[in-house]
A computed fold for a 1570-nucleotide RNA from a Kiritimatiellia bacterium, annotated as small-subunit ribosomal RNA.
The sequence is in RNAcentral, with records from ENA.
Taxonomically the source falls in Kiritimatiellia (Bacteria, Pseudomonadati, Kiritimatiellota).
């Protein structure tokens, strides 16, 4: 030295790039709500539109003439009031008239000063206008100061005034008269000037001094004071002395002119500007220099360091922001410029080309007698208009200051005040302390509470502001008078001046600030916020609607996001919006950025101007760098002290003003100048290498094409065809010829060139690079704005040429469609000359040079060295050209001595994505079309790498009844059952691709039942509570009516008591009840599904910046993430597997209802006995790849064997990771919100869910002989039973009836089929099939009519094995046959869940459909391919290009007309001053008018910029569901894309040449490692 924060938003998620936004400060602000007080400040930014009215610049009488008015005085004249009176009449006021002389001094006039200042705006203005620093030897400057000299003498007029004329009015006009510091001559000449001469001086021209007999030139008086002497008109003068003017001179101050370095805007889509131009000579003007101006010469002059034009703007101290540098900005206050309705001019004047001056034109405007006139608030108030908006038609000159004046004093809208506006900055207040039942009340609630809250209430206090009363400032210094005193000047004790002292006088504000007393908390709190950024949350109400929004973005029924309340944060007399400006933004990067992929390197080279530039040495000092000096106003800003009680404010000092300029100094880099040098560059020289270029020539292989030949029926093309060619003889094959293009092999991430680009073979000319080894030159270099050169394909013009390819076209296929992709033909063109074009993904996406920083390992081209038969190894250098990798950098990817790495030098480019490389304009081009290049709208984003996942009509590796190989089904019938659809009052609701449909439903005649119709109840069918009536004590029974339900009406009967009640019930009223009403997208829980599929992840460690990776991949193996091996991993969990069940053996223990071998009795049945076996049921064994061989990596593992009831998970079950489908259920049941309460609750009856053109799914039954039908005849299991199985009997052809033994069951029962033994039947719509239908029954049930089941008699349909097409199923498995049981009276069960009996066939193998893992690739997707996207078309709305043209505005050029006016000439008209004069007059000088140059406005015409506006018309944008198609992203189904051409509804599609920013397969080099 006090100084620098960030955040939100692209994405699933990251890291960078980038762009929008926020947070801050700050304003001459508006605008919303809201407003107590005071101090300081500020206030028309828009219409430089227009302005009524009223002020804003006047003074001076001591320049002058005169003087209304009043006063005062005084002559006359009049007059006669009161008095006096001898009534004759004296005296004589006031008035009135004519005078005279003194103060007063109004309005006007002549002159003088002033009016150029002060004050207002900021339109013009890109300029010496301004700032800053010099210059003027090229000037001026009233009034001020200082010096020197001067100030004399005359002269005519003319305002005013006075008379007359003219006009409506401004105004004029004529005659007479007068003054002066007005105006004129003259003298004088200190000086000035010019001449001439001498000297100093200086940066040229020149300056300054001094001398001169020379030349030319000047003035005005005015007021005091004075006392001798003089004069007088008697007022005075002369004299002397102030003072204040005047007048030439010098020098000062102050101001103003001029010139000049350097500094401060935008545009090149403004590239050439200029003719008074540039210069010179003369000469004119001006204060002065000057083309300032004008003859006449010369051709000049500026310009990419931006001329000339268009835009825009006062400039500056400064003020705002910022850390700073910088970026905005010029209100207020200063300092300057302009301007003064528009435009010209010029006069006056020290000073103006003049804000309240004049003169001409224009616009408005107002007056008028219509003939003429008059105006100019961008002064202060005011007052319309336009605006989002900006004040009092105030007070006063008291103070500061001006202008006049001798002065007093006058005048000042300048200035001081005061008003009005919260417009700003600052201060204060709306009170303080106590005070818990945490009160009412709001507001949430989980109903406990909580919170508002010590907040109020209530107690005690204080009195700031405001209100009353009352006191009361500073601001005032003074001029000036009066008097005194000193000191100067004088002759002066006068007077004039300067100093001192003392007294009188002066205050708008204002009875204000300030003090002080009184009363009383009394009269004073509000705005935004509260989703994240960003302090601050809850309820309600709304339901994508109404709103909200600064960005992201809320709102589609649980919004902390809308709107209201409660609370809650923020600031507070303000509190928010808007709008601007910096900051944040390093997002323009000097400080301080970038360009391989993000926006960004020119397609290449050569080279001009600029830019940078090697080693030494002298000089010089341009830049540097230090001193010193002078500037850099003041004010602000910073800082000390200080004054308002404090601040805001403001005072006095320092400090700073980062500049500029002189001046002095140093001398290391820089530039200059000189010398010299060799390591930059270059030359000679001597080799080799090569597809470098031109040019002419020769060549051989193929391709068509023509001839002949051989030869026949095809050929050609495709996925598959077909156009096409062929019997008139192709294809195919042999000679032979012709013609055009293109050069196979070698051939190489090899060569060569600046780049495009270059490729048979020979020749000529020919440019570059490379090595090597002397030798010369002596910095000649590098970059390169502009410039010029050279560029692939297409394309364009002319002339050749045309085999072969091949846009355009033509056909033919393919397809919904096919303007393509595939095929047959085939024009430009491809190829040559000769001229254009100038573009590409012209890439390495990587401008050029130079220098420096570890390596390895290929290739080209050269030299050395070693060493040798050999340039054949090896070893070293230079040159090119590749791969790998290290430090480093890089957002990553990746670069990595060829650098994207460290530095230098230079140049090109960038700044968000669209809009657009488009319009326009310009410059090329024959055209196509190139080069330069916008804006307005709009979005929030677009990007880049890299990550996870998902996909892919990419790859790879593996599973699965996936596929294949078998068996049996299903689609085909005819019944059963479910769905859809149709009907219907109702056919209640849900389930809907797998994974809804014989599913919720393990059972709909009534109930169920949620529906429909009709008929009823309202605290209700159900639960709990209060309160009231008290009724009755619960109850059971009988009638009426009714389809019940219900309503009504009668009767029996009856609880407990301590007589207070208690306990039921019932009625009325309130709390509530009830809902299969809604939302499964608010949910809990259950469940489906991918999948019984091997997967999901997590600790710690490492790896990346991160997402994230690693572990989990790899190498084998498994069913398995199952194991073993390797590994920057090491362990772990949750899945697999085990563990459980059950089922295959055994073995113990136990036998009763089970079992009977043995032994008994009995004729049997049976019974004792017994518990060996079966069985049953509990515990236990058994199987682990243990054992063995062979394989395998000495491994896991597999393959075989052995043993054993069983072998590699023995079967079969039960078990279901992380998760995903907003999957499925509010109708199972819970549950949030919402909805309905005499009905969406509830009771009842009937009815309906069973309805029937038709579709599907699921089944049963069959279609027969592996069969059916009869008759005979054997053997299971697991279960099941009391309102229940029910046996023997008997009756019934039969369902069943009737009866009831036995049994709550290893006792008794329900109880087999098919096999299997006969017989019949013989391939038939049948002895097969069994619907329909008819009729007669059984049973269950109140109740079989809609709408049960069964039996029997009779009826005997479809159907001969099922199209596409599709399911199951790997063994005790499919297939087949029967049995039980749940629900339930009964059943629609052919369903569903179990159980046994009989018992197959087949798998070669993983290409292929389908589903699945695992690794890997690409991706434009992440709601994740049922993605995502592109263009026409159609429709709305925006903005904008172009258009026949219209209308303006600026402005060039030419020419017309020409005011006013200065200037030049003329001036016959007129004219006082001086001069001359004979007195007429002349000169002298002027005036008027007059003519010429010039000239504003206007005016014609012809151009350039610029704006608006146009029928029509182009593209572009945006807009929840619009039409076509599917171009793109996957190998996007024909890789994409860039240029260029042709085509086509569109996306596009072909051609030719280019690129990789393309996937996959396989080969080939090369690298790494061994």
């Nucleotide at each position: 030295a006090u100084g620098g924060a960030g955040a939100g938003u692209u994405u699933g998620a990251u890291c960078c790039u980038g762009g929008c936004u926020c947070a801050g400060a700050a304003c001459g602000a508006a605008c919303g709500c809201u407003g107590g007080c005071g101090g300081c400040g500020u206030g028309g930014a828009u219409u430089a539109g227009g302005c009524a009215u009223g002020c804003a610049a006047g003074u001076c009488g001591a320049a002058c003439g005169g003087g209304a008015u009043c006063u005062c005085u005084u002559g006359g004249a009049u007059g006669g009031a009161a008095c006096c009176u001898u009534c004759g009449g004296g005296c004589g006021a006031a008035g009135u008239c004519c005078g005279g002389g003194a103060g007063u001094g109004a309005g006007a006039g002549u002159g003088g000063c002033g009016a150029a200042c002060g004050g207002g705006u900021g339109a013009g203005u890109a300029a010496c206008a301004c700032g800053u620093g010099g210059g003027c030897a090229a000037u001026u400057u009233g009034c001020c100061c200082c010096u020197a000299a001067g100030c004399c003498c005359g002269g005519g007029a003319u305002a005013g005034c006075c008379c007359c004329c003219c006009g409506a009015a401004a105004g004029g006009g004529g005659g007479a008269u007068u003054a002066a510091u007005a105006c004129c001559g003259g003298a004088u000449g200190u000086g000035a000037u010019c001449g001439u001469c001498u000297c100093g001086c200086g940066c040229a021209u020149g300056c300054g001094a001094g001398a001169u007999u020379g030349u030319u030139u000047a003035a005005a008086g005015g007021u005091g004071g004075g006392g001798a002497u003089c004069c007088u008109u008697c007022g005075g003068g002369a004299c002397c002395u102030g003072c204040c003017a005047c007048u030439u001179g010098g020098g000062g101050a102050u101001g103003a002119g001029c010139c000049c370095g350097c500094g401060g805007c935008c545009u090149a889509u403004c590239a050439g500007c200029u003719u008074g131009u540039u210069g010179g000579u003369g000469a004119g003007g001006u204060a002065a220099c000057g083309g300032c101006u004008c003859a006449c010469c010369a051709a000049g002059g500026c310009g990419a360091a931006g001329a000339c034009g268009g835009g825009u703007a006062g400039c500056u101290g400064g003020u705002c922001u910022g850390a700073g540098a910088g970026g905005a900005u010029g209100a207020c206050c200063a300092g300057u410029c302009a301007c003064a309705c528009u435009g010209g001019g010029a006069c006056u004047g020290a000073g103006a080309c003049a804000c309240u001056g004049c003169c001409c034109a224009g616009a408005c405007u107002c007056c008028u007698a219509u003939g003429g006139g008059a105006g100019g608030c961008u002064g202060c108030a005011g007052u319309c208009g336009a605006g989002a908006a900006u004040c009092a038609u105030u007070c006063g000159c008291a103070a500061u200051g001006c202008a006049c004046g001798a002065a007093a004093g006058u005048g000042u809208g300048a200035c001081g005040a005061u008003g009005c506006g919260a417009c700003g900055c600052c201060g204060c207040g709306u009170g303080g302390a106590g005070g818990a039942u945490g009160a009412c009340g709001g507001c949430c609630u989980u109903c406990g509470g909580g919170u508002u809250g010590u907040a109020a209430a209530c107690u005690c206090c204080u009195g700031u502001c405001a209100u009353g009363a009352g006191g009361g400032a500073a601001g005032a210094a003074u001029c000036g008078c009066u008097c005194g005193g000193c000191c100067g000047u004088g002759a002066a004790u006068a007077g004039c001046g300067g100093c001192c002292a003392a007294g009188c006088u002066u205050g708008a504000c204002g009875g204000u600030a300030c003090c002080u007393c009184a009363a009383g908390a009394g009269g004073a709190a509000g705005c935004c916020a509260c989703g994240g950024c960003u302090a601050a949350c809850u309820c309600u109400g709304u339901g994508c609607c109404a709103g909200c929004a600064g960005c992201c973005g809320c709102g589609g029924u649980a919004a902390u996001a809308c709107a209201g309340a409660g609370g809650u944060g923020g600031c507070g007399a303000g509190c928010g919006u808007u709008g601007u400006u910096c900051g944040g933004a390093u997002u323009u990067a000097c400080u301080g950025g970038g360009c391989g992929u993000a926006a960004a390197g020119g397609g290449u080279g050569c080279g001009u101007a600029g830019g940078c530039g090697g080693u030494c040495u002298c000089g010089u000092g341009u830049g540097u760098c230090g001193g010193a000096u002078g500037u850099g106003a003041a004010a602000u800003c910073u800082u000390a002290c200080c004054g308002u009680c404090c601040a805001a404010c403001g005072g006095u000092g320092a400090a700073a003003c980062u500049g500029c300029a002189u001046u002095c100094g140093a001398a290391a880099c820089u530039g200059c100048g000189g010398g010299a040098c060799u390591a930059g560059a270059g030359u000679a020289c001597a080799g080799g290498a090569g597809g470098g270029g031109a040019a002419a020539g020769u060549g051989g292989a193929a391709u068509u094409c023509u001839c002949g030949g051989u030869g026949u029926a095809g050929c050609g093309g495709u996925g598959a065809a077909a156009u096409g060619c062929g019997u008139a003889g192709a294809u195919a094959u042999c000679g032979a010829g012709a013609a055009g293009a293109a050069c196979g092999c070698c051939g190489g991430c090899g060569g060569c060139g600046a780049a495009g680009g270059c490729g048979a073979c020979u020749u000529u000319c020919u440019g570059g690079a490379c090595u090597g080894a002397u030798a010369c030159u002596g910095a000649c270099g590098c970059u390169g704005a502009g410039g010029c050169a050279c560029g692939a394909a297409a394309g364009c013009u002319g002339g050749g040429g045309g085999a072969g390819c091949g846009a355009a076209g033509a056909g033919g296929a393919u397809u919904a469609g096919a303007u393509a992709c595939c095929c047959u033909c085939g024009u430009a063109g491809u190829c040559c000359c000769a001229g254009c074009c100038g573009u590409a993904a012209a890439c390495g996406g990587u401008g050029u040079g130079c220098a420096c920083u570890u390596g390895g390992u290929g290739u080209g081209g050269g030299c050395g060295g070693c060493u040798u038969u050999g340039u054949c190894c090896c070893c070293g250098u230079c040159c090119g050209u590749g791969c790998c990798g290290g430090a480093g950098c890089u957002a990553a990817c990746g670069c990595g001595u060829u650098a994207a790495g460290u530095g230098c030098a230079c140049c090109g480019c960038c700044u968000g994505g669209g809009g657009a490389g488009u319009a326009c304009g310009g410059c090329c081009g024959c055209a196509a079309g190139g080069c330069u290049a916008a804006a307005a709208c709009u979005c929030a984003a677009a990007g880049g790498a890299a990550u996870u996942g998902a996909c892919g009509g990419g790859g790879g590796c593996c599973c699965g009844c996936a596929c294949a190989a078998g068996c049996g089904g299903u689609g085909g019938a005819g019944c059963a059952u479910g769905u859809g659809g149709c009907u219907u009052a109702a056919u209640u609701c849900g389930a809907u691709g797998c994974a809804a449909c014989g599913c919720g439903a393990a059972g709909a005649a009534c109930c169920u039942u949620a529906c429909c119709u009709g008929g009823g109840c309202u605290u209700g069918a159900c639960a709990u509570c209060c309160a009231g009536c008290u009724g009755c004590u619960u109850c059971c029974c009988u009638c009426c009516u009714g389809a019940a339900a219900g309503g009504g009406a009668g009767g029996g009967g009856u609880c407990c008591u301590u007589c207070g009640a208690g306990g039921g019930u019932g009625c009325u009223g309130g709390a509530c009840a009830g809902g299969u009403g809604c939302u499964g997208c608010a949910u809990g829980g259950c469940u489906g599904u991918c999948g019984u599929c091997a997967g999901c992840u997590c600790g710690u460690g490492c790896c990346g910046u991160g997402a994230g990776g690693u572990g989990u991949u790899g190498g084998g193996u498994u069913a398995a993430g199952u194991c073993c091996c390797g590994c920057a991993a090491c362990g772990a969990g949750c899945g697999c597997a085990a563990c459980c069940c059950u089922u295959g053996u055994g073995a113990u223990u136990a036998g009763u209802u089970g079992c009977c071998a043995c032994u008994c009795c009995g004729a049997a049945a049976g019974g004792a006995a017994g518990c060996a076996c079966u069985c049953u049921a509990a515990u236990c064994a058994g199987a682990c790849u243990g054992c063995c061989u062979g394989u395998g990596a000495c491994a896991a593992g597999c393959a075989g064997g052995a043993g054993g009831a069983a072998g590699g998970u023995g079967g079969g079950g039960a078990u279901g990771a992380c998760g995903u489908c907003a999957a499925g259920u509010c109708a199972g049941u819970a549950u949030g919100g919402u909805c309905c309460u005499u009905a969406u609750g509830u009771c009842c009856a009937g009815g309906g869910c069973u309805g029937c053109a038709c579709a599907c799914g699921u089944g049963c039954u069959a279609c027969a002989a592996u069969g059916g039908a009869c008759g005979g005849u054997a053997c299971a299991g697991a279960a099941c039973g009391a309102g229940g199985c029910a046996a023997u009997a008997c009756c019934g052809c039969g369902a069943g009836g009737u009866g009831g033994a036995g049994c709550a069951a290893a006792u008794c029962g329900u109880a087999a089929a098919a096999a299997c033994c006969g017989u019949c039947c013989u391939c038939a719509g049948u002895u097969c099939g069994g619907a329909u239908u008819g009729g007669a029954g059984u049973c269950u049930g109140c109740a079989a009519c809609u709408c049960g089941a069964c039996u029997c008699c009779a009826u005997g349909a479809a159907g001969c094995c099922g199209g596409a097409a599709u399911c199951g199923c790997u063994a005790g498995u499919a297939a087949a046959g029967g049995c039980g049981u749940a629900u339930c009276a009964g059943c629609u069960a052919c369903g569903a869940c179990g159980c046994c009996u009989u018992g197959a066939a087949u798998a070669c193998g993983u290409u292929c459909c389908c589903g699945g893992g695992c690794c890997u690739u690409g991706u434009a997707c992440a709601c994740a391919c049922c993605g995502c996207c592109c263009g026409u078309c159609a429709c709305a709305u925006c903005a904008u290009g172009a258009a026949a043209g219209u209308c303006g505005a600026c402005u060039g050029c030419a020419c017309c007309c020409g005011a006013a006016g200065u200037c030049a000439c003329u001036g016959a008209g007129c004219c006082a001053a001086c001069c001359c004069u004979u007195c007429g007059g002349g000169g002298g000088g002027g005036c008027a008018a007059g003519u010429g140059c010039c000239g504003a406005a206007g005016g014609u015409g012809u151009g350039g910029u610029u704006g608006a506006u146009g029928a029509u018309u182009g593209g572009g944008a945006u807009g929840a569901a619009g039409u076509c198609g599917u171009a793109a992203c996957a190998a996007g189904g024909u890789a994409g894309c860039c240029g260029u051409a042709g085509g086509g509804g569109a996306a596009c599609c072909u051609g030719c040449g280019g690129c990789u920013g393309g996937a996959u397969c396989a080969c080939c080099u090369c690298c790494u490692u061994u």